[in-house]
Molecule: transfer RNA
Organism: Podiceps cristatus
RNA sequence: GGUUGUGUAGUUUAACUGGUAAAACGAUAGUCUCCAAAACUAUAUAGUACGGGUUCAAGUCCUGUCACAACCG
Numbered sequence: 001g002g003u004u005g006u007g008u009a010g011u012u013u014a015a016c017u018g019g020u021a022a023a024a025c026g027a028u029a030g031u032c033u034c035c036a037a038a039a040c041u042a043u044a045u046a047g048u049a050c051g052g053g054u055u056c057a058a059g060u061c062c063u064g065u066c067a068c069a070a071c072c073g
Base pairs, nucleotide, nucleotide: 001072002071003070004069005068006067007066010025011024012023013022019056027043028042029041030040031039049065050064051063052062053061
C1' cells in the first nucleotide's frame, strides 16, 4: 500500500431479511442481617465510531473518513 471484516449502555452480547434499541453482568438505593455476603425489589445509564446519501421511516441499505483485527504484498 491492497483486500476483507468489526465498531450498539461501564463490560459482554441481542435487535433475522428497514418499522422507532432489549437483556445479562456490573453500579446505586432499599428490604433482610448484629455487620457483611447472598437473595429479592427499585432506579439510572447508549439513539448505535464520525459525516453525507437513499427512504414516509436507517443500528440495519449505499458512500467518505477514523479506529481496531485478519490476510496479501